[in-house]
Context: one part of a larger RNA
RNA sequence: AGACGGGGACCCGCACAAGUGGUGGAGCAUGUGGUUUAAUUCGAAGAUACGCGAAGAACCUUACCUAGCCUUGACAUUGAUAGAAUCUGGUAGAGAUACCGGAGUGCCUGCUUGCAGGAACUUGAAAACAGGUGCUGCACGGCUGUCGUCAGCUCGUGUCGUGAGAUGUUGGGUUAAGUCCCGCAACGAGCGCAACCCUCGUCGUUAGUUGCUAACAGUUCGGCUGAGCACUCUAGCGAGACUGCCUUCGCAAGGAGGAGGAAGGUGAGGACGACGUCAAGUCAUCAUGGCCCUUAUGGCUAGGGCUACACACGUGCUACAAUGGGGCGUACAGAGAGUUGCGAUACCGCGAGGUGGAGCCAAUCUCAUAAAGCGUCUCUCAGUUCGGAUAGGACUCUGCAACUCGAGUCCUUGAAGCUGGAAUCACUAGUAAUCGUAGAUCAGCAAUGCUACGGUGAAUACGUUCCCGGGUCUUGUACU
Numbered sequence: 001a002g003a004c005g006g007g008g009a010c011c012c013g014c015a016c017a018a019g020u021g022g023u024g025g026a027g028c029a030u031g032u033g034g035u036u037u038a039a040u041u042c043g044a045a046g047a048u049a050c051g052c053g054a055a056g057a058a059c060c061u062u063a064c065c066u067a068g069c070c071u072u073g074a075c076a077u078u079g080a081u082a083g084a085a086u087c088u089g090g091u092a093g094a095g096a097u098a099c100c101g102g103a104g105u106g107c108c109u110g111c112u113u114g115c116a117g118g119a120a121c122u123u124g125a126a127a128a129c130a131g132g133u134g135c136u137g138c139a140c141g142g143c144u145g146u147c148g149u150c151a152g153c154u155c156g157u158g159u160c161g162u163g164a165g166a167u168g169u170u171g172g173g174u175u176a177a178g179u180c181c182c183g184c185a186a187c188g189a190g191c192g193c194a195a196c197c198c199u200c201g202u203c204g205u206u207a208g209u210u211g212c213u214a215a216c217a218g219u220u221c222g223g224c225u226g227a228g229c230a231c232u233c234u235a236g237c238g239a240g241a242c243u244g245c246c247u248u249c250g251c252a253a254g255g256a257g258g259a260g261g262a263a264g265g266u267g268a269g270g271a272c273g274a275c276g277u278c279a280a281g282u283c284a285u286c287a288u289g290g291c292c293c294u295u296a297u298g299g300c301u302a303g304g305g306c307u308a309c310a311c312a313c314g315u316g317c318u319a320c321a322a323u324g325g326g327g328c329g330u331a332c333a334g335a336g337a338g339u340u341g342c343g344a345u346a347c348c349g350c351g352a353g354g355u356g357g358a359g360c361c362a363a364u365c366u367c368a369u370a371a372a373g374c375g376u377c378u379c380u381c382a383g384u385u386c387g388g389a390u391a392g393g394a395c396u397c398u399g400c401a402a403c404u405c406g407a408g409u410c411c412u413u414g415a416a417g418c419u420g421g422a423a424u425c426a427c428u429a430g431u432a433a434u435c436g437u438a439g440a441u442c443a444g445c446a447a448u449g450c451u452a453c454g455g456u457g458a459a460u461a462c463g464u465u466c467c468c469g470g471g472u473c474u475u476g477u478a479c480u
Stems, first nucleotide, its partner, number of pairs: 001480002003477003007474007015464002019427005026318008034309002042053002064304007073129001077128002082122002086103007107118004131293002134291003141286001142282003145278001147276001152191006158167003171182003197270004202239007211229003216226003242264001245258005320420001324379007336367003341360002346355003386417001391412007433456007
């Protein structure tokens, strides 16, 4: 100088407390361990692995296994040789592939027709080489998690100390903040904090179609049409908030209250992550040193596997019901996506869906009925008109192909489950809870996941003694 303490002082955080809803019990979905297997490819491992890489495992993906094949190779550069490219048929085979054919002779330049050269593509001996999701993340780059959006981490000069170092950065206040003020052998500066960036909240202005409709007119009663751009909205540019004003406390910084205001003391949310820590994670995104394989640890193909199942754990979904289930009627969003696409009206089907193809490269058309809600009828506390697992049958769709192993529909079946032990998690406001909607990936889908969007919309915080994590100062130490 650090680190640590069941040392001290001060401070902070959904850390506790005060509340709300869960998990842990059930069924299922999904990930992991284990076991099994020819293979169940690999990685991730307390917090910081486990709905994680994977924003889509039937084939492909695919890296694994079995079997059948290839060896200058599926791919790159050089390459003797031959041929335009290209299109296409048959046989054998699970296919890769092997064999036998058919059509076809182009473009540019030189040039007297022949012919020669070139570009692209195909074939291809020999050889250099290719290839490797093989190993090492404890050789590395890059990227990432975490402490932590915590308030810290340092430097120059000066001064002090023999020196390691100290000072500054400590102290008194204050702040979300090493934020600012005052003091001070320090004076300044840098990386962080804050601000600058984006979204939302108010107003003005510009613009008025595909958006809107106050007044006028028509009307098939639909902003539908004329008309208008006031309003809503869209999207550019501006304004606005600064403790600016008032009272009060304070030397100041600042604090408490108030006015005005759409907004008040960081307005709300996001992006943004200092020096460093964990030899943290990734050689399987990519890149890369070294090592290893080279008729195989490379490559192609078919089938299988990654979906197994005495069990254990994590994360979720659906429930156990009356603040509910079911039937009928009826109201109100936002944000997205769409041409190999979204697909309306209409017709067929109980339905999934089918026929068909208006409109739309979309403020125009479509996906697209939002659901909880509201009104009304019914059920009356029951393993039930709760709950929907499992199973049988009949179908639909995607796709060469749904057996292993897809999703959906209809009829029947109707399991466990009556609120969950020890323990444990999230959340402080448009939040929790609850209700639907959309998107990426994607032929289809195992999505209950993830990311976004809006609707309805709470309770509680006395306080900092205690648990956990962190910051500053100080103290002890047989630790470095």
Small-subunit ribosomal RNA, 3' major domain from an uncultured bacterium, 480 nucleotides, folded computationally. It matches the Rfam family "Bacterial small subunit ribosomal RNA". Gene Ontology terms of the family: ribosome and structural constituent of ribosome. The prediction has a mean pLDDT of 83.